The RNA shown here (TPP riboswitch aptamer (THI element)) has 108 nucleotides and comes from an Armatimonadota bacterium. The sequence was found by an Rfam model in a public genome assembly. Its mean pLDDT, the model's own confidence on a scale to 100, is 75. Rfam family: TPP riboswitch aptamer (THI element). Rfam's curators write: Vitamin B(1) in its active form thiamin pyrophosphate (TPP) is an essential coenzyme that is synthesised by coupling of pyrimidine and thiazole moieties in bacteria.
RNA sequence: AUGUGCAGAUAGGGGAGCAGGAAACUGCUGAGAUAGCGACGUGUCCGUUGCUGACCCUCACUACCUGAACAGGGUAAUUCUUGCGAAGGGAAUCUGUAGUCCCGGGUA
Numbered sequence: 001a002u003g004u005g006c007a008g009a010u011a012g013g014g015g016a017g018c019a020g021g022a023a024a025c026u027g028c029u030g031a032g033a034u035a036g037c038g039a040c041g042u043g044u045c046c047g048u049u050g051c052u053g054a055c056c057c058u059c060a061c062u063a064c065c066u067g068a069a070c071a072g073g074g075u076a077a078u079u080c081u082u083g084c085g086a087a088g089g090g091a092a093u094c095u096g097u098a099g100u101c102c103c104g105g106g107u108a
Base pairs, nucleotide, nucleotide: 001100002099005097006096007095008094009093010092011058012057013056014055017028018027019026020025035052036051037050038049039048040047041046064089065088066087070083071082072081073080
């Protein structure tokens, strides 16, 4: 000097499905399947939404979205799985550092 690996800080980006049940809750996959408070809709349920929390991701072949009511397989069912897919999009800066390379000095 570099640092695509590792660690940290700050900031930011995300998704929350399927089945049974009156409900509580249970089962499947998954890192995560909505925990807390508030607002709106018609009081509850519920739905939408804001903030916070958990979890994942932040330059990218693996957060996530689109294509997609896609194609093959499978399942009780599904965004279950494989492909599509290094596809098209997608949120980053800083600090330290392993390693690597270059230069200089000392000693033998």